The RNA shown here (small-subunit ribosomal RNA) has 1508 nucleotides and comes from an uncultured Clostridia bacterium. The RNAcentral record of the sequence draws on SILVA.
[in-house]
RNA sequence: AGAGUUUGAUCCUGGCUCAGGACGAACGCUGGCGGCGUGCUUAAAACAUGCAAGUCGAACGGAGUUUAUGAGUAGCUUGCUACGAUUAAACUUAGUGGCGGACGGGUGAGUAACACGUGAGCAACCUGCCUAUCACAGGGGAAUAACACUUAGAAAUAGGUGCUAAUACCGCAUAUGACCACAGACCGGCAUCGGUUAGAGGUGAAAAGAGUUAAAUCUGGUGAUAGAGGGGCUUGCGUAUCAUUAGCUUGUUGGUGAGGGUAACGGCCCACCAAGGCAACGAUGAUUAGCCGAUCUGAGAGGAUGACCGGCCACACUGGAACUGAGAUACGGUCCAGACUCCUACGGGAGGCAGCAGUUAGGAAUAUUGGGCAAUGGAGGAAACUCUGACCCAGCAACGCCGCGUGAAGGAUGAAGGUUCUCGGAUUGUAAACUUCUGAUCUGUGGAAAGAAACAAAUGACGGUACCACAGGAGAAAGCUCCGGCAAACUACGUGCCAGCAGCCGCGGUAAUACGUAGGGAGCAAGCGUUGUCCGGAAUAACUGGGCGUAAAGGGAGCGUAGGUGGCGAUUUAAGUGAAAUGUGAAAGCCCGGGGCUCAACUCCGGAAUGUCAUUUCAUACUGGAUUGCUUGAGUGCAGGAGGGGUAAGCGGAAUUCCUAGUGUAGCGGUUAAAUGCGUAGAUAUUAGGAAGAACACCAGAGGCGAAGGCGGCUUACUGGACUGUAACUGACACUGAGGCUCGAAAGCGUGGGGAGCAAACAGGAUUAGAUACCCUGGUAGUCCACGCCCUAAACGAUGGAUACUAAACGUGGGUGGUAUCGACUCCAUCCGUGUUGUAGCAAACGCAAUAAGUAUCCCGCCUGGGGAGUACGGCCGCAAGGUUGAAACUCAAAGGAAUUGACGGGGACCCGCACAAGCAGCGGAGCAUGUGGUUUAAUUCGAAGCAACGCGAAAAACCUUACCAAGACUUGACAUCGCUUGACCGCCGUAGAAAUACGGUUUUCCCUUCGGGGACAGGUAGACAGGUGGUGCAUGGUUGUCGUCAGCUCGUGUCGUGAGAUGUUGGGUUAAGUCCCGCAACGAGCGCAACCCUUGUGAAUAGUUGCCAAUAUUAAGUUAGGAACUCUAUUCAGACUGCCGUGGAUAACACGGAGGAAGGUGGGGAUGACGUCAAAUCAUCAUGCCCCUUACGUCUUGGGCCACACACGUGCUACAAUGGCUAUUACAAAGAGCCGCAAAACGGUGACGUGGAGCAAAUCUCAUAAAAAUAGUCUCAGUUCGGACUGUGGGCUGCAACCCGCCCACACGAAGUCGGAGUUGCUAGUAAUCCCGAAUCAGCAUGUCGGGGUGAAUGCGUUCCCGGGUCUUGUACACACCGCCCGUCACGCCAUGGGAGUUGGGGGGACCCAAAGCCGGUGGGCUAACCGCAAGGAGGCAGCCGUCUAAGGUAAAACCAAUGACUGGGGUGAAGUCGUAACAAGGUAGCGGUAUCGGAAGGUGCCGCUG
Repeated sequence: AGAGUUUGAUCCUGGCUCAGGACGAACGCUGGCGGCGUGCUUAAAACAUGCAAGUCGAACGGAGUUUAUGAGUAGCUUGCUACGAUUAAACUUAGUGGCGGACGGGUGAGUAACACGUGAGCAACCUGCCUAUCACAGGGGAAUAACACUUAGAAAUAGGUGCUAAUACCGCAUAUGACCACAGACCGGCAUCGGUUAGAGGUGAAAAGAGUUAAAUCUGGUGAUAGAGGGGCUUGCGUAUCAUUAGCUUGUUGGUGAGGGUAACGGCCCACCAAGGCAACGAUGAUUAGCCGAUCUGAGAGGAUGACCGGCCACACUGGAACUGAGAUACGGUCCAGACUCCUACGGGAGGCAGCAGUUAGGAAUAUUGGGCAAUGGAGGAAACUCUGACCCAGCAACGCCGCGUGAAGGAUGAAGGUUCUCGGAUUGUAAACUUCUGAUCUGUGGAAAGAAACAAAUGACGGUACCACAGGAGAAAGCUCCGGCAAACUACGUGCCAGCAGCCGCGGUAAUACGUAGGGAGCAAGCGUUGUCCGGAAUAACUGGGCGUAAAGGGAGCGUAGGUGGCGAUUUAAGUGAAAUGUGAAAGCCCGGGGCUCAACUCCGGAAUGUCAUUUCAUACUGGAUUGCUUGAGUGCAGGAGGGGUAAGCGGAAUUCCUAGUGUAGCGGUUAAAUGCGUAGAUAUUAGGAAGAACACCAGAGGCGAAGGCGGCUUACUGGACUGUAACUGACACUGAGGCUCGAAAGCGUGGGGAGCAAACAGGAUUAGAUACCCUGGUAGUCCACGCCCUAAACGAUGGAUACUAAACGUGGGUGGUAUCGACUCCAUCCGUGUUGUAGCAAACGCAAUAAGUAUCCCGCCUGGGGAGUACGGCCGCAAGGUUGAAACUCAAAGGAAUUGACGGGGACCCGCACAAGCAGCGGAGCAUGUGGUUUAAUUCGAAGCAACGCGAAAAACCUUACCAAGACUUGACAUCGCUUGACCGCCGUAGAAAUACGGUUUUCCCUUCGGGGACAGGUAGACAGGUGGUGCAUGGUUGUCGUCAGCUCGUGUCGUGAGAUGUUGGGUUAAGUCCCGCAACGAGCGCAACCCUUGUGAAUAGUUGCCAAUAUUAAGUUAGGAACUCUAUUCAGACUGCCGUGGAUAACACGGAGGAAGGUGGGGAUGACGUCAAAUCAUCAUGCCCCUUACGUCUUGGGCCACACACGUGCUACAAUGGCUAUUACAAAGAGCCGCAAAACGGUGACGUGGAGCAAAUCUCAUAAAAAUAGUCUCAGUUCGGACUGUGGGCUGCAACCCGCCCACACGAAGUCGGAGUUGCUAGUAAUCCCGAAUCAGCAUGUCGGGGUGAAUGCGUUCCCGGGUCUUGUACACACCGCCCGUCACGCCAUGGGAGUUGGGGGGACCCAAAGCCGGUGGGCUAACCGCAAGGAGGCAGCCGUCUAAGGUAAAACCAAUGACUGGGGUGAAGUCGUAACAAGGUAGCGGUAUCGGAAGGUGCCGCUG
């Protein structure tokens, strides 16, 4: 510090996710030691048991124990025992009394508050113990517990009577201070006032104890002053969320009262008076929460947290209350009420772990009912000392941090084993074994602290612990997570969209580095992972540090309140601002420097640091305040012109419709085409007259005006604003603007008018699968007017307002000035508006660019992923429709913007092609042939499937082929290699069998040799293996089809762009062509095109046999001689290049025409197929990975099948006839093939063919007669002398074999068919059509295929349309690319949520009733020790009663929150449901917004608006 994820790719916006750190944690696996810390985050739930606050006998009276003393008494043994008054001492302590139980310890429920933090203040206060100082303590009194007796009670406890003490209680005296009321002076301050000090008056104190022979002395007591520390109160500032909480408040706000109350101020309380006080700078209400030092994180600013440690607060079962006290409204005190638990004799009592342990419960989860007061600290005490679950220690827990270890060195045969493998190896791996060492931990033995201090002694829980020494012994000590990317680390097997993984993206459908296991590796390590939470990354709430044209986001517009901001000077002030000093900011922590534990964690010392703090002083530039000026901002005046600015009234013509009348006759109207509709009752058309309403052609413009919405005939009246010029006036009067107010298209609503045209709804006609639409005919609200509502729009420049600045150029509207001129319409300058282009700059890009989206300032509004949703609930507004404000649950990992490349479009432009058109011949109908589907079958083997499968693989299925079926056989195999062994093998014959095969017989003795043997062939045998037309063409190679012989596809360098990419390759021409030319930020190059190759067309040269024959001979015949001319053959050349001319074109490329030429513009034909597309075809040509079979899915044999047949399709053949059939006669080819062959002549047969065997390995011989054609004849339009299917009979040929299942011949039979529906195919010239010939395959079998020649047309205006293709451009929500994407209803499952008659619960507030304890007040008829009084009595007190207040409780109503609810509404989500097709392309009716209406649904239509 970043990374992954939206796309085919890119840039941006934007969310989600990850890497880091942390924790009082928990869970999973694992676990050696030590140190230091930490340990109920949940139920402020309930608690058994023990302990946690006592102490003082030097305050007091008793009591008890012990010791001593011992008057005396008794027994007697006469000096012993027992009892024992008294006295003394020591010890113990129930009670009275004092001090302490207000500290220490726990918890965080409550609390949004002066609770906390920070800083001030108290001139408005208190303060036990402690310190210092001053002063004092005289003399009395009355009680009471304990105790004794007694009463009640189960107990707890309570009562009565009688005694007694005090440092307990109460008077009196004294009074330096103090306090109270007077009152003089001085000083000070902050308003009330404070301080000091004279005077005189009044009020108020006390306690003793120890010690001693007595003292001293010590400890206490009282008053006062001061200090220290502690507390109380007031206050500035700061410290959560919600405005879907906007108004709250009656002791409320203030005042008066020498009122009350308090330590003290104060409505704290009371009486009266006033009506205030708080609040948008957020009152009130709701929800949540202890606050801070600090802790975690972060670069910081911040954000989150508030365990441990420290400060403050609050609480102590829940609620209320006071008492005591220096201090409490009191955790281990009291009273009352409530809930709960316990005891009970049922009458009544007891209790409060949020102290330490511990228990139960809850929970994912949190420890011992331990030791000790040795240390530190606390309470009491004079002290000894006692108490102390504070504290110090130990125990448990890897809960955290820190440290150490699990050995070190050597050791290659690179052991074994494991894993993998291309079988060679690689890896685990110096790892182990083994050798030599060491001894931290461990075990044993011995030693042994500091912590301890005053003070000589005594005192250590921890603990015989830390630590030290010696000895023993490598012995007892490594796991966890991960290995697709992010993110370090890879292989094998298993699994097969299953099981599973997953933080995000995503893995898994038979070769998974992503699941599981193993090996290996990476990381961390006594831990490692997971989960949860917080910060970070996140500039993703932006103060530092974001945005709003199109991504989310400018309010529809204006006026204006509060607020914020504000021109140029001067003087002053010093609030902001800056600086310094002082105070404070506790300690701990963080940071820095040192010290101590062996280091570290930890800890000690010192320093630094820390605030929006307070006070004082200084500075005065800027901002603010005050005062005073200025004119440039703003406004006013004066002089002008421009304008659909607004409101009202009046007027006008054109058009539409209607009415009346005339003319006139059969149609009109409407549409793509029609129909509904109108019309013979006279329409439409036309003429004249009249009526009515609405809108204002031309002018008219990117033009004008207005704040926006918006505004358009003319005239008048009233009226708003802007602009120009001028510089007379005011003198900052300004800008913005939360709330507020006003305006606000269309639609819509209310009332009343009006209603011509248009026109939602509606009706009808069409279209359609349907058509609730688009189209047509009608048509009502509405549209219009007046008044009143509504308040929304794509209310848009998707761009808030104001001010200033920042290049230019060209238009246009309004005004002014200048120059020239007779005259600005032109030219120049300037101001205001409105546009276009464009530099800088900005921007993700598109683009914006003086009318900014630039550079800046000020103010307002708004945004923070998509969906849910502008929805729900609540509030406000509205007559309603609805508007406005405006969530959440849940769900997704995207949604989105701009641009790029493609693809696509029922977008555009250009171009091409037998693509259409123009033609010719067909197919589709018939019969047959052949292929396919389907069906059938034991099997009908398999593949091919739109074009680009279907006379295709198959250039030949009777057996074979053959892969299929049935039956019969074989198992190292039919075939290959290797080991051993035997032998020649082969052949022939017989038997069985369908054959394979089995058995038997017979014949024969292979080749080479270095004589060892080797080779070929065959038999036997064992195992490695063979074999598979079994699967996967979606694992592959190779081959092929197709777009397409279409003209395209790319690269290097450069340039442009943030980038994907672009440029080049586009453009203007041209071409068959990315062919060429020109231009150009491109310049070049490659694969394609073309050419080079073959063939054909002309000529030449050469060569003349088997070919040829002009001349000469010759023959039946180029038959022979001869010839080398011609034809022909086959080799080499030539020729054609837009080369020449003309015209056009840009002087080009090129096109057109012409000449010449055999051929003319690639001459014709062929071969040749770019980058790529289709997971196209083929595992059955072949090869091949993986999987599968192995006495079978292999191999052999016989027979059958591939040839089936209701039917459907494709491709062909033959026909339907006279351009013909038949008969007879007569012509003219080319290209091929031939020895397992072609076969002549001749003969036989009606013929197929047979006999025959000359010739020929072929320019020689043969196949081999070409046919159509021509000539002549016949048939005469018929199902025929057309047509030939089917069938019968008899033959021929091939072949082991012709039944299933071949071809041919002859005779006979003589079917359909009379030119073929919708639709569809081929062909542009030697082509179509037509006619024969040959070849491959092949024993035989051709209507198929591949070749050959003969005869030989028609048409082409042209590119509108159909199909396919190319280039450019445009739109796109597509990229699996239109066979795309995608919307809504309905049906089903699941999820959360709204409404809902209600129901239940909760907390809070108000009203009323009742009212405990208690404080306060009142009261009198009870009781009463101290004081007064001779007494009566009084003062005072106690109890009772009453009253105010009041907890809990009760009643009724309302609001709020939550849960639940039959039913119901929409929403979300879910591989393959239904209906349509609304959107994306002109999405097939452009889309969208608002509104109204209609419809199963998307949606349609009307009106107005927008261009996205």